[in-house]
Context: one part of a larger RNA
RNA sequence: UGAUGUUGAAGGAACUCGGCAAAAUGCUUCUGUAACUUCGGGAUAAAGAAGACCUUUUAUUGGGCAACCAUUAAAGGGUGGCACAAGCCAGGGAGAAGCGACUGUUUAUCAAAAACACAGGGCUCUGCUAACACGUAAGUGGAUGUAUAGGGUCUGACGCCUGCCCGGUGCUGGAAGGUUAAUGCGAUGGGUGCAAGCUCAUUUCUGAAGCCCCAGUAAACGGCGGCCGUAACUAUAACGGUCCUAAGGUAGCGAAAUUCCUUGUCGGGUAAGUUCCGACCUGCAUGAAUGGCGUAACGAUUUCUCCGCUGUCUCCAACAUCAACUCA
Numbered sequence: 001u002g003a004u005g006u007u008g009a010a011g012g013a014a015c016u017c018g019g020c021a022a023a024a025u026g027c028u029u030c031u032g033u034a035a036c037u038u039c040g041g042g043a044u045a046a047a048g049a050a051g052a053c054c055u056u057u058u059a060u061u062g063g064g065c066a067a068c069c070a071u072u073a074a075a076g077g078g079u080g081g082c083a084c085a086a087g088c089c090a091g092g093g094a095g096a097a098g099c100g101a102c103u104g105u106u107u108a109u110c111a112a113a114a115a116c117a118c119a120g121g122g123c124u125c126u127g128c129u130a131a132c133a134c135g136u137a138a139g140u141g142g143a144u145g146u147a148u149a150g151g152g153u154c155u156g157a158c159g160c161c162u163g164c165c166c167g168g169u170g171c172u173g174g175a176a177g178g179u180u181a182a183u184g185c186g187a188u189g190g191g192u193g194c195a196a197g198c199u200c201a202u203u204u205c206u207g208a209a210g211c212c213c214c215a216g217u218a219a220a221c222g223g224c225g226g227c228c229g230u231a232a233c234u235a236u237a238a239c240g241g242u243c244c245u246a247a248g249g250u251a252g253c254g255a256a257a258u259u260c261c262u263u264g265u266c267g268g269g270u271a272a273g274u275u276c277c278g279a280c281c282u283g284c285a286u287g288a289a290u291g292g293c294g295u296a297a298c299g300a301u302u303u304c305u306c307c308g309c310u311g312u313c314u315c316c317a318a319c320a321u322c323a324a325c326u327c328a
Base pairs, nucleotide, nucleotide: 001323002322003321004320005319006318007317008316010314011313014312019309027051028050029049030048031047036041038157052079053078054077055076056075057074058073059072061070062069063068080084092307093306094305095304096303097302098301099299100298104116105115120155121154122153123152124151125150126149132141133140134139158294159293160292161291163224164223165222168221169220170217171216172215173214174213177212178211179210184205186203187202188201189200190199191198192197225243226242227241228240229239252286253283264280265279266278267277268276
């Protein structure tokens, strides 16, 4: 000096990105227990009290024929200690927000999460030799299943809901029409041959799917405007005009895991708050199963605050053990 421990005056988070680490709590019995809530929970909520040993009385349970042995409880009296769940073991708690409903799963070896999954919801395909998948095929899975089944895809408990747009892309449907390959019946011309024929070229017509075309479809991929004016202070604009569009963002939420300007402005908490909570709405660039907004319970999740507690700190010190170091 380092490591692992133990202790510490006064203060008690002033440390720090952040209470990281440590300390504290911890058991049983008895009191007592809030908001909120899906009425199950929340809850060991929180907060408090008692606990050793000796002894008296009254009960208790089991065994035993009985004497009696063992167990448990209540009420009372006393004894000792600094300390009685005397060691070990053994929850810190509360409040407010974000996200995800939950228990689960995950980057074996830097990420455990808000990611994945999930029950529930929707759309879509599939009538069985199913759709779909593997395989050149035979065949196999699906399934010894049969639409309350199976595949694909999106969302993700529950509650309230899920607006407008089918112009583009996709998908589905459409006995017409257009386009159109090979093919097919012909036509015309060339080569060759005595001829039958063979062959080459051009061409009218014929001609499927697809595409064009016509519809439908957004819990399919996706999209959801601009400018100007206007009210008897000012400001603002319920209102009007105009251009464009397939349609111009509804409910809700909103400086947000989304807000650039921005430490927005106001309020709360602090002596002091770029974080936090509640509002406002001027949403650079919110928004409805790419789900929107809430939500009890849950979380080794993220953020903020308070109580307790402490060597995290003011500010370091001592001790124990091990190493390093010096000497032998």
The prediction has a mean pLDDT of 88. A computed fold for a 328-nucleotide part of an RNA from an uncultured Pelagibacteraceae bacterium, annotated as large-subunit ribosomal RNA, domain IV. Its Rfam family is "Bacterial large subunit ribosomal RNA". Rfam links the family to the GO terms structural constituent of ribosome and ribosome.